Transfer RNA from a Bacilli bacterium, 72 nucleotides, folded computationally. The coordinates come from a structure-prediction model, not an experiment, and the mean pLDDT is 81. NCBI's taxonomy places the organism under Bacteria, Bacillati, Bacillota, Bacilli.

[in-house]
RNA sequence: UGGGAUGUAGCCAAGUGGUAAGGCACGGGUCUCUGAAACCCGCAUUCGCUGGUUCAAUCCCAGCCAUCCCAG
Numbered sequence: 001u002g003g004g005a006u007g008u009a010g011c012c013a014a015g016u017g018g019u020a021a022g023g024c025a026c027g028g029g030u031c032u033c034u035g036a037a038a039c040c041c042g043c044a045u046u047c048g049c050u051g052g053u054u055c056a057a058u059c060c061c062a063g064c065c066a067u068c069c070c071a072g
Base pairs, nucleotide, nucleotide: 001071002070003069004068005067006066007065010024011023012022018055026042027041028040029039030038048064049063050062051061052060
């Protein structure tokens, strides 16, 4: 430099046009002498950034950024 992949919460991760599941962690509560476990509740008004398309974008398009892989 060229090509490809990935980017969603503190971590993992689903979601392929109609306002984002789940798990772990974390916070609060119930229970307990205390803790753990269990159960209940809460936790992403910008899904890497900026534009575009659309009535509507995590999703489609363009550019850029970061990480990884391949080629030189």